């Protein structure tokens, strides 16, 4: 320079175009003499812009960022 893939919570993954969840972490409450463990509860995410649709994490474009091939 081309071609393919990836982009969601603090990390690791979901999610038939119709209310974005869980597991860890974090925060607070029970327990405990205290930590931890365990119980409840809580708070936090759809790379960016445009398109199409009554509705878009979804599909299209395009840009970023990453991986991966070609050359």
């Nucleotide at each position: 320079g081309g071609g393919c893939c990836u982009a969601u919570a603090g990390u690791u993954c979901a999610a038939c175009g119709g209310u974005a969840g869980a597991a860890c972490a974090c925060c607070g409450c029970u327990u405990u003499u205290g930590c931890a463990c365990a119980g409840c509860g809580g708070a936090a995410a759809u790379g960016g812009c445009a398109g199409u649709u009554c509705g878009a994490u979804u599909c299209u474009g395009c840009c970023u960022a990453g991986g991966u091939c070609c050359a």

Predicted 3D model of a 71-nucleotide RNA (transfer RNA) from a bacterium. It matches the Rfam family "tRNA". Gene Ontology term of the family: triplet codon-amino acid adaptor activity. Model confidence (mean pLDDT): 82 of 100.